[in-house]
This is a predicted structure of a 352-nucleotide RNA (Bacterial RNase P class A) from Actinomycetaceae bacterium MB13-C1-2. Rfam family: Bacterial RNase P class A. By type it is a ribozyme. Gene Ontology terms of the family: dimeric ribonuclease P complex, tRNA processing and ribonuclease P activity. The gene name in the source record is rnpB. Its mean pLDDT, the model's own confidence on a scale to 100, is 78.
RNA sequence: UGAGUUGGCCAGGCGGCCGCGCCCGCGCAAUGCGCAGGUGAGGAACGUCCGGGCUCCAGAGGGCAUGGUGGUGGCUAACGGCCACCCGGGGUGACCCGAGGGAAAGUGCAACAGAGAGUAGACCGCCGCGUAAGCGGUAAGGGUGAAACGGUGCGGUAAGAGCGCACCAGCGACUCAGGUGACUGAGUCGGCUAGGUAAACCCCACCAGGAGCAAGGUCAAGCAGAAGGCCGGGCGGCCCGCCCAAAGCCUUCGGGUAGACCGCUAGAGUCUUGCGGCAACGCAAGUCCCAGAUGAAUGGUCGCCACCGACUUCGGUCGGGACAGAACCCGGCGUAUCGGCCAACUCGUCCA
Numbered sequence: 001u002g003a004g005u006u007g008g009c010c011a012g013g014c015g016g017c018c019g020c021g022c023c024c025g026c027g028c029a030a031u032g033c034g035c036a037g038g039u040g041a042g043g044a045a046c047g048u049c050c051g052g053g054c055u056c057c058a059g060a061g062g063g064c065a066u067g068g069u070g071g072u073g074g075c076u077a078a079c080g081g082c083c084a085c086c087c088g089g090g091g092u093g094a095c096c097c098g099a100g101g102g103a104a105a106g107u108g109c110a111a112c113a114g115a116g117a118g119u120a121g122a123c124c125g126c127c128g129c130g131u132a133a134g135c136g137g138u139a140a141g142g143g144u145g146a147a148a149c150g151g152u153g154c155g156g157u158a159a160g161a162g163c164g165c166a167c168c169a170g171c172g173a174c175u176c177a178g179g180u181g182a183c184u185g186a187g188u189c190g191g192c193u194a195g196g197u198a199a200a201c202c203c204c205a206c207c208a209g210g211a212g213c214a215a216g217g218u219c220a221a222g223c224a225g226a227a228g229g230c231c232g233g234g235c236g237g238c239c240c241g242c243c244c245a246a247a248g249c250c251u252u253c254g255g256g257u258a259g260a261c262c263g264c265u266a267g268a269g270u271c272u273u274g275c276g277g278c279a280a281c282g283c284a285a286g287u288c289c290c291a292g293a294u295g296a297a298u299g300g301u302c303g304c305c306a307c308c309g310a311c312u313u314c315g316g317u318c319g320g321g322a323c324a325g326a327a328c329c330c331g332g333c334g335u336a337u338c339g340g341c342c343a344a345c346u347c348g349u350c351c352a
Base pairs, nucleotide, nucleotide: 001348002347003346004345005344006343007342008341009340010339012305013304014303015302016301017300018299020040021039022038023037025035026034027033028032042323046334047333049332050331051330052329053328054212055211056210057209066208067207068206069205070204071085072084073083074082075081086100087098088097089096090095101203102202106201107200108197109196123142124141125138126137127136128135129134150168151167152166153165154164155163169193171190172189173188174187175186176185177184178183216262217261218260219259225253226252227251228250229249230248232244233243234242235241269288271286272285273284274283275282276281307320308319309318310317311316
């Protein structure tokens, strides 16, 4: 200096004026208004794809169905997340990617090409017989395909073939060594060889009861209802009593709509330091308080400075600034994002 890999960070700053939500204080003519003070979005607040807290409902125990997860060890409240490692694949490398259990339980599938696609098959070829047509043998060589029943050599044969043998690859069983483990290394034996596909059905192991803050709860107008009292009618001359009726008034009651309030934000919290751990993470001490709306606030404008781009008479002038935006809370993942910064590492080139 060029090209990269990984991890982390910022998301313009200051000030003036006007305005909005919430909290607190004071004043007033008080469900409100005014003044003063405090506070007021994000790295993803987003998508709502996973996981948990919390709430209500259900539930003796166990199982089925359905859905999800899937190398090993750890972290965590939990996870489909994260860390470390193993195996496989890619890259010169830093490093990246992997739904990474089971295909000698069963079922299914494989377009096109090809003779044949699963106890498969014979188009060309090779060999034997035959005048030929053809019949039989064969799977070395050619051809098709993403994939064609191990590879090399020797023997063998009419030609060939694990048909036999040696070595190698691969498979299965066992032994030894290392590792918590996935697994790795070495060896012995066996049969000569077992194809692919499970984000196809399926099998195995593990996980999951359902619904969600419009959860759930408190207070409670109006209307309707119930009980009692007053008033009314009938029996009756009157009173008591009994019966009937429901229009009205009053009182009480439970349930509960509108509405108001709680849930609601101090928490698996922020930051700093130390200690343990390779790390994810954990522990301890100190420190800080950091939105809480409900038709739903968090904004607008001006000036100066910084950044980027274009032009320049080098004095400046003009233009630009993304994605998005709380709604019970938290941990992740995924996706979007103008521009910029930092650290470690890799490969190349040049100079000393």